Transfer RNA from Candidatus Taylorbacteria bacterium CG11_big_fil_rev_8_21_14_0_20_46_11, 73 nucleotides, folded computationally. Its mean pLDDT, the model's own confidence on a scale to 100, is 80. The organism belongs to Candidatus Tayloriibacteriota, within Bacteria.

[in-house]
């Protein structure tokens, strides 16, 4: 250069045919303990990597750019 994947919560990751963006873990909080730890509950956390596009509607589809990982050259 060129070909094929990845980018969603702090962290690993799901999201079916385009139709209210989720789960585990941390982390906060309350139960529970002399205390921690475990275990049970509550809540909170989001420019879905960025710009456009197409659509009554985009995480998803369609163009670039950007990161990153394979592989060819």
């Nucleotide at each position: 250069g060129c070909g094929c994947g990845c980018u969603u919560a702090g962290c690993u990751c799901a999201g079916u045919u385009g139709g209210u963006a989720g789960a585990g873990c941390a982390a906060u909080c309350c139960g529970u303990u002399u205390a921690c730890a475990c275990c049970g509950g509550a809540a909170a956390g989001g420019u879905c990597g960025c710009a456009g596009g197409u659509u009554c509607g985009a995480g998803u589809c369609c163009u670039g750019c950007a990161g990153u990982g394979c592989g060819c050259a």